A computed fold for an 82-nucleotide RNA from a Nitrospiraceae bacterium, annotated as c-di-GMP-I riboswitch aptamer. The organism belongs to Nitrospiraceae, within Bacteria. The coordinates come from a structure-prediction model, not an experiment, and the mean pLDDT is 81.

[in-house]
RNA sequence: UUCCCGAAACGGCACACCUACUGUGAAGUAGGGUCGCAAAGCCAGGAGUCAGGGGCCCACGCCUGACCGUCCGGUUACCGAA
Numbered sequence: 001u002u003c004c005c006g007a008a009a010c011g012g013c014a015c016a017c018c019u020a021c022u023g024u025g026a027a028g029u030a031g032g033g034u035c036g037c038a039a040a041g042c043c044a045g046g047a048g049u050c051a052g053g054g055g056c057c058c059a060c061g062c063c064u065g066a067c068c069g070u071c072c073g074g075u076u077a078c079c080g081a082a
């Protein structure tokens, strides 16, 4: 110095819920909140879950879309003991 790793400190994020707005909806944005998180930063690539306005389909489903705080993968990164 790098990687694995994760005690401490400084900071960071923010589930449920509440308010306002947007959306048909899953949800999103802002504020509050604080269950948790060492990538709970970013990317919808794979799996998964979810939505149902529109199109296709007898139907299943597909398209379209949401979730990265479900997992995997990719990529970047703060601090520092054992």
Base pairs, nucleotide, nucleotide: 005080006079012037013036017032018031019030020029021028022027035069041075042074043073045072046071047070048067049066050065051064054063055062056061